[in-house]
Context: one part of a larger RNA
This record gives sequence, C1' cells and structure tokens, in this order.
RNA sequence: CUGGGCGUAAAGCGUACGUAGGCGGUUUAUUAAGUCAGAUGUGAAAGCCCCGGGCUCAACCUGGGAACUGCAUUUGAAACUGGUAGGCUAGAGUAUGGUAGAGGUAAGUGGAAUUCCAGGUGUAGCGGUGAAACGCGUAGAGAUCGGAAGGAACAUCAGUGGCGAAGGCGACUUUCUGGGCUGAUACUGACGCUGAGGUGCGAAAGCGUGGGGAGCAAACAGGAUUAGAUACCCUGGUAGUCCACGCCCUAAACGAUGUCAACUAGCCGUUGGGGAGCUUGGCUGUUCGGUGUCGCAGCUAACGCGUUAAGCACACCGCCUGGGGAGUACGGUCGCAAGAUUAAAACUC
Repeated sequence: CUGGGCGUAAAGCGUACGUAGGCGGUUUAUUAAGUCAGAUGUGAAAGCCCCGGGCUCAACCUGGGAACUGCAUUUGAAACUGGUAGGCUAGAGUAUGGUAGAGGUAAGUGGAAUUCCAGGUGUAGCGGUGAAACGCGUAGAGAUCGGAAGGAACAUCAGUGGCGAAGGCGACUUUCUGGGCUGAUACUGACGCUGAGGUGCGAAAGCGUGGGGAGCAAACAGGAUUAGAUACCCUGGUAGUCCACGCCCUAAACGAUGUCAACUAGCCGUUGGGGAGCUUGGCUGUUCGGUGUCGCAGCUAACGCGUUAAGCACACCGCCUGGGGAGUACGGUCGCAAGAUUAAAACUC
C1' cells in the first nucleotide's frame, strides 16, 4: 500500500446549502501532461540469483552473466484519461398551460369547552378514591339560567391521507411567499453529482429582557397507601407551558437504513395529475409522480429486505475497530449560564 464493514452485533453527521477537492453525457479535430513502445546514458563494488573455476569436499575465495523492476534524455503511437477548439441533446435548467396540499410568514375573525367574576332560581351537600381523607360549602357551595372577562387549544371532517430538507405543520379569511407534480411546445447547451472546512435551519427542556397567565403542571405543601413511601393515588400549587425579541443546538433528531443516478418478476390498495376506450359507469384498461401491504430472483448470521432494496454495479462524503474506564479528564472552540462540541490515557477484565 492492498484487503473488511456501518437496519438490529461497533459504525450514516439531526438536516440542507455550498467552497476547495474527487468524479463526470455524446461527437469531431488537435495536443501529447498521464499512458504505451523503442533507443541512449545512468542505476559503484560487494551481496542475492544462474553458469563455471580453486582449496581432497563444504563453508570460503574467485571469473562471467543476469538482475538492479528506477531516473534522465530522445524518437515514436494516439485507443483511453487530461488539455485546447468546435458541434450535439438523452443529464441539468429556463419559459409557458394546468393542478393537489395542516409547506412557510404576517394580520384579522369564529364557535365549543374549562376557569374566574357579578346576578337570578334553589338547598345541603359537593368533590375525590380501591376505600378514604386533606379540600370546597349555610358568609349559600355543587346543580341550573342568561350576562360579562380572559387565556390556551382548535372536536367532527381525519385517512399506514397530504405537505415540508429535516425539525415539523391541523378552525376560518386575507396579505406576502417557497417547493412539488403533470401536459405540450420552444429555448440554453453539460451549465452536472458529491462535498473536508464553512454557513443556514433545527422538537422538547433550559436561559436573558419585557409582556401574558384560563387549563395543565416539575419544585413545594397537605391527605392517603406503606414496615418505611423523599413515589405510584388524591387535594392544592410556583416556575414553565403562551407572545415578542435574543440565546441554547441537543433527542430512541428513527426508516435506528447518507446523497445522486442506471439496471433487475409481479399482485393488490391508496393519493396527485395526463391522455384513451366504450356499455357513459360507484366503468375499464394505460401513463407519469408520491405513499402502503404482500411477494419472485437475489441478498442476509438470522430476523427480515425485496423497483420506496438491506438485490446488482458506479461516484463522492461521513463513520467503526473488544468490554469497562468514557462520550469522561486535560487543552481548544462556542455559550450569560446550564452546558455543547472536539477528545485521550493510566488502570482493569
């Protein structure tokens, strides 16, 4: 240097964009850097290897050859890779007609429900549990009726349904706005893929400043249970949950499965388009995109995966190398902090 792996055994960065780098469609001409061939020089000697010779043999000594796979110069070749110049349209993209959607942002509006407030009716319980008690209630609760306030969440529709790169997104209307899919034509002409560093986004919890606070509820208090009960159950209840702005940057951030694109039997659902047929229907078959359940070949240690691959091959990145020590210490970077990230060793089995 080559050789193995990463769904569950160790191992896919949470996710995207993108710099360097790596890799890159088709065709013509040219070049000759890589590549290939020849020649020349050099590649010390000894040693190794081959063929001989000398010590009686051997070790040892000695002659010749080969080798020294390399480097430089030079002469050629032009298929492939690279360079240059010119084309092409199948990759990629743009324009245009449609189309589905909880995609994002901001503003406004709505009804149900809980709670609280004031009032009416009304009287002795309510609440809660396995059973109770703490708690609330004759200062009139709970129940019920209409009224008012406020905050948060949006029942049904709702669906292995949809959208989004991921996190995630669910009442309605409007504003601004991203992406996808599909049809037919026109255009650009390789503009592409991946992506170390880098940058953006990134649930919940947490932090800072200022608001808000209905319900729920860490902490906390009380009541139970229990041998005890710093719990599970109950009654309360503060941060928080909500909003604005700024941080934090982690999750079983999961499909525990990186991204791109080619190839490889099918059946049955579901969702978004296009076109076709007739018997015009709750129709049939077809095509492109998504999402599922099975399943052939193949793969797999097995489980299982199986055109949405974990099959078969390519390009690029990330990561793994026995268990513990340890995702820890130290140092660096980031952070207001909490901490995050990068990341060992001794020792031990």
Predicted 3D model of a 349-nucleotide part of an RNA (small-subunit ribosomal RNA, central domain) from an uncultured prokaryote. The prediction has a mean pLDDT of 87. RNAcentral holds the full RNA, with entries from ENA.